[in-house]
RNA sequence: GCUUGGGUAGCUCAGUUGGCAGAGCAUUCCCCUGAAGAGGGAAGGGUCGCCGGUUCGACCCCGGCCCCAAGCA
Repeated sequence: GCUUGGGUAGCUCAGUUGGCAGAGCAUUCCCCUGAAGAGGGAAGGGUCGCCGGUUCGACCCCGGCCCCAAGCA
C1' cells in the first nucleotide's frame, strides 16, 4: 500500500424492505431475608467512530477520513 471483518450504554453484544435505539451483566433503589446471597420489580446511563451526501425521514444507503483485528504484498 491492497483486501476482508469490526467500531452502538461502564463491559459483552443484538438491531436493516430506511420510520420511537435495545438485551444481558454492572450501578442505584424497592420487594423478599434475622442478615447476606440467590430470585423478582423499577430507575439512571447513548452525538449509534468523525465529516459530508441522498431522502419527508439514516445505526441502516453513498463518498471521504480515523481507529482495531486478520490476511496479502